[in-house]
Molecule: transfer RNA
Organism: Leucomyxa plasmidifera
RNA sequence: GCGAAUAUAAUUUAACGGUAAAAUAUUGGUUUUCCAAACCAAAAUUAUGAGUUCGAAUCUCAUUAUUCGCA
Numbered sequence: 001g002c003g004a005a006u007a008u009a010a011u012u013u014a015a016c017g018g019u020a021a022a023a024u025a026u027u028g029g030u031u032u033u034c035c036a037a038a039c040c041a042a043a044a045u046u047a048u049g050a051g052u053u054c055g056a057a058u059c060u061c062a063u064u065a066u067u068c069g070c071a
Base pairs, nucleotide, nucleotide: 001070002069003068004067005066006065007064010024011023012022013021018054026042027041028040029039030038047063048062049061050060051059
């Protein structure tokens, strides 16, 4: 330099173009003499920017980051 893949919550992963989900973690509550465990609840997410569409995490393009291959 060329080509390919990936990017979703603090972490690990889901999601036919139609309300973004779960587990762990965090916070609050219940229970317990206290802690732990258990139960209940809450907050927190589609890498960035455009385009297509009635509607985009999903389709298209560009950029950024990471990984792989070729030279």